[in-house]
RNA sequence: UGAGUAAAUUAAAUGAUCGCGUGUGCGAAUUCCGAAAGGAUGUACAUGAGGAAAGUCCGAGCUCCAUAGGGCAGAGUGCUGGAUAACGUCCAGUGGAGGCGACUCUAAGGAAAGUGCAACAGAAAUAAACCGCCUAUCUUUUGAUAGGUAAGGAUGGAAAGGUGAGGUAAGAGCUCACCGCCCCUUUGGUGACAAAGGGGGCACAUGUAAACCCCACUCGGAGCAAAACCGAAUAGCAGAGCAUUAUGGCGGCCCGCCAUGCUCUCGGGUAGGUUGCUAGAGCUUACUGGUGACAGUAAGUCGAGAUAGAUGAUCAUUCACGACAGAACUCGGCUUAACGAUUUGCUCAUUUU
Numbered sequence: 001u002g003a004g005u006a007a008a009u010u011a012a013a014u015g016a017u018c019g020c021g022u023g024u025g026c027g028a029a030u031u032c033c034g035a036a037a038g039g040a041u042g043u044a045c046a047u048g049a050g051g052a053a054a055g056u057c058c059g060a061g062c063u064c065c066a067u068a069g070g071g072c073a074g075a076g077u078g079c080u081g082g083a084u085a086a087c088g089u090c091c092a093g094u095g096g097a098g099g100c101g102a103c104u105c106u107a108a109g110g111a112a113a114g115u116g117c118a119a120c121a122g123a124a125a126u127a128a129a130c131c132g133c134c135u136a137u138c139u140u141u142u143g144a145u146a147g148g149u150a151a152g153g154a155u156g157g158a159a160a161g162g163u164g165a166g167g168u169a170a171g172a173g174c175u176c177a178c179c180g181c182c183c184c185u186u187u188g189g190u191g192a193c194a195a196a197g198g199g200g201g202c203a204c205a206u207g208u209a210a211a212c213c214c215c216a217c218u219c220g221g222a223g224c225a226a227a228a229c230c231g232a233a234u235a236g237c238a239g240a241g242c243a244u245u246a247u248g249g250c251g252g253c254c255c256g257c258c259a260u261g262c263u264c265u266c267g268g269g270u271a272g273g274u275u276g277c278u279a280g281a282g283c284u285u286a287c288u289g290g291u292g293a294c295a296g297u298a299a300g301u302c303g304a305g306a307u308a309g310a311u312g313a314u315c316a317u318u319c320a321c322g323a324c325a326g327a328a329c330u331c332g333g334c335u336u337a338a339c340g341a342u343u344u345g346c347u348c349a350u351u352u353u
Base pairs, nucleotide, nucleotide: 001349002348003347004346005345006344007343008342009341010340012318013317014316015315016314017313018312020048021047022046023045024044025043026042031040032039033038050324054335055334057333058332059331060330061329062223063222064221065220074219075218076217077216078215079093080092081091082090083089094108095106096105097104098103109214110213114212115211116208117207118206130153131152132149133148134147135146136145137144138143161179162178163177164176165175166174180202181200182199183198184197185196186195187194188193227275228274229273230272236266238265239264240263241262242261246260247259248258249257250256282301283300284299285298286297287296288295289294319322
């Protein structure tokens, strides 16, 4: 210098005017609006979207409902150790795959419990002789019949470990060496696993479990339009009082009882209002422990809270001319979208000293 790789930061800037939401103060506030609950015009000051506010895919807090205990069904997770409130997330490792490398990717238990599926091609797909090779017999050479053979050819994703040598009628783990596979032992490691040594000629005989299934572990449901409080209205076989003794019923009459009326109380919870609502597993800085995720200590700090839903518009100056995109109970993650700019660590190649 070029090419890469891993991460981090930023998300146009400054000023003026007008407008909107929220908070605090002030007022003619013993005011105004409203039946009440409760709320408020105006004005001054302060403050007012994101790294993903998004998808709503996981995990929690919080709220209500359900709940002796256990099981079935269903759903989820699936190498090891750790972090965490928790997780399907994260960190550090193991095995596997890719890359010269920095580094990246990986749902990675079980196919010797059972079932299913494996198109086409091919002689044969879990069981095999089409061609070829070899032997025997027959035959006039071609060839025919019987048998052996999985080394070679052909088909396929896959044809009963691979390479080489010996061996054989021809062949074959038939035998041997190395590699692979399986089993055992020892050593190292918390563990996944690794290394070394020994044994087995290699069976159960292929693949597929993001096919059913088996094994281990985890899981109650609904969600802030949750829910709590206040509360016009409407329903009330709740209570008290009043009135008429009016009407109806108790089969004719009287007493008595019941229902119908009005007022008040109770109850109820619609419209409406308040809370939930933002001080929290918070953020910033420093130090300490840890490889790290993270944890602890100290100091500092408060950064939107609407409910038909504010966060906008205009003007001036400047630039690299502005991507993806807009809070709605709150956090921890994941995933997806995205114009550029800047910084740092590391790797490879080339050149110069």
The RNA shown here (Bacterial RNase P class A) has 353 nucleotides and comes from Natranaerovirga pectinivora.
Lineage of the source: Bacteria > Bacillati > Lachnospirales > Natranaerovirgaceae > Natranaerovirga.
Of the family's consensus pairs, 94% are formed in the model.